[in-house]
Context: one part of a larger RNA
Parts: sequence; structure tokens; C1' cells
RNA sequence: UUGGGCGUAAAGCGAGUGUAGGUGGUUUUUCAAGUCGGAUGUGAAAUUUCUCGGCUCAACCGGGAAGGGUCAUUCGAUACUGUUAGACUUGAGGGCAGCAGAGGGAGAUGGAAUUCCCGGUGUAGUGGUGAAAUGCGUAGAUAUCGGGAGGAACACCAGUGGCGAAAGCGGUCUCCUGGGCUGUUCCUGACACUGAGGCUCUAAAGCGUGGGUAGCAAACAGGAUUAGAUACCCUGGUAGUCCACGCCUUAAACGAUGGAUACUAGGUAUGGGGGGUAUCGACCCCCUCCGUGCCACAGUUAACACCUUAAGUAUCCCGCCUGGGGAGUACGGUCGCAAGACUAAAACUC
Repeated sequence: UUGGGCGUAAAGCGAGUGUAGGUGGUUUUUCAAGUCGGAUGUGAAAUUUCUCGGCUCAACCGGGAAGGGUCAUUCGAUACUGUUAGACUUGAGGGCAGCAGAGGGAGAUGGAAUUCCCGGUGUAGUGGUGAAAUGCGUAGAUAUCGGGAGGAACACCAGUGGCGAAAGCGGUCUCCUGGGCUGUUCCUGACACUGAGGCUCUAAAGCGUGGGUAGCAAACAGGAUUAGAUACCCUGGUAGUCCACGCCUUAAACGAUGGAUACUAGGUAUGGGGGGUAUCGACCCCCUCCGUGCCACAGUUAACACCUUAAGUAUCCCGCCUGGGGAGUACGGUCGCAAGACUAAAACUC
């Protein structure tokens, strides 16, 4: 490289957007580039295949023919791909009418709880553990009542529930704003799918500047435990956790399962929408569309399992894998304030 693969064996980029490129619905038409056919030229010799002949045969040698092409020129064919011009509506998008939602951003605001401060009542303990001790407390703690301050998180509702591309999103209200779904079939008329690079977003931790700091809590200190205990347990406690702006760009970033389209038994639950019966509604029934779960036939799978939300049957495009270790390391490069990230070997060894 070919072949074969990528849920768990090596292997799906963390996610999106989109450039080049690749691929692309129905129908008429033009051309004839791809494609197909004919002719001519050429495709050295040897080799190969067939055939005739020469060494007594054969190997070998000689003669003739064939075969061999992403070739050139030329003449044709037009189904398919492409191209030119036109048409269509089912893909895609838009309009109109509705619907659900912790989707995003900003501002305002609420109650419970912890802690602290002030005051009242009140007296000797409290706290903590397997048991203790450190700690706190007669300078009045803990407990309890009243008042106040401040920060962070939002009990119940709450759900195999919802929304979002993913990361993620949960008190309440207001403003700004993105996407989705349903109905209608009114408009555009292939405008589509994928997507190397590029660009954007990206939990936690971490970094920079300035704030903030109630609780929790790396580091650190003390008390225990222990042979020791740089731990697990306890008492404290600083970064951090919170906010604003700017970086970092990594996760078991997981469904360990890339995206799109079509097709292929059923059953059941649930969220959103639509329709029917009925006096409105609820209930009930039905169907279809969109989503989220469970079970399960065919099929697939090494097995486990997956199974209309496929890991089934197919097509298109991208990414990735190629024995274990060395190593996601060295060197170089790019990025970063740094931490480091991305890209990425070899010797050697089994």
C1' cells in the first nucleotide's frame, strides 16, 4: 500500500459553523468531456500463447500469426455521468396561525438555613469520636428569645420529565434574544448532504488584574490512630470556591457508538402537538408527526449485547486504527503570562 476494521479487543476529532473538495431529487433539450463502437497509425527485439520447421527427441534455435493500451488521429453512438438552456415539487428554505420548555444574556427581588455582631433569659459545661483529645466556655459559652450584618445556594414541586450543538441549564418577576415542534400547502424552486484547513464555543482545576469571602476547603498547624501515619477520623485553617474583565482548551468532554438520507415485525410507558366522540372541559378513543425510556422478532455480533433513537439492510462525505513497552515521551515547530497544550518519532527491548 492493498485488504480488514473503529460500543467493550488498537481505532469516532469534546461540540458546532462553514471554505476548498467529494457527492447529489423529477423531467425535456443542447453539446459530446467521461463512457461505448469502427477505421488508420503506433504499441522495438527478446519473453508469453498458437502454429510450421531444424538439431535422432527434448531443452534450444529459426519462420509465421496472435495477444498486449487510462496511446494518438479520425468517423460514429447518446442509455448513464457531465455540460447548455428550460420546466417541476416530493428534498431544502420562507410566509401565515398556534404550542411546550431549568435554552442564552442583563436587571430587580424573596424566604428558609449556616456564620458573625448587639441585647435579654440563664449556668457549667459544650463540642467531637469507635473511644478520646486538641478546640470553645465563669472575661458567661452551649441552649433559648428579640434585633441587625453579610455572602453563597435555591428545600418541596422534581420525574427512566424538559431545553440546548456539546460543555451545560433549576427560587420568583421584568426586559432583550437563539433554536425546536405542530397545523396550513400560500411562496421560492434543488437553493441540498458532508466537510481537509480556518473560525467560534468548550465542565472542573489553574493563571492575570480588581473586587468579594457566610459556609465548605487543597496547602498548612494541632489532636488522635499506628510499629511508623508526611493518610483515613477530629479541631482549626489559607489559596480556591463567588463577581467583573482577560487568558488557559483539557476530562471516563461517555451512548466509551461521527454526520446525513432511505428502507426493515410488534408490545408498553412517557413529554409536546393534531384529530374524533361528547354540551365546554376532564375522562375515553384514534391516528399521525416530533422527542424520551423499557421489552422484543427478523437480522447482526467473538460473545456480551444491539434491535425503527440499530451495533440490521444500503448510499454519500469526513475523522481515526495497524503487536506490547519505549511514549502520547524526545527533538523541532505552533500556541500560552505561566502551568502547559497541540503536532509527533527513533534507538533499544519482549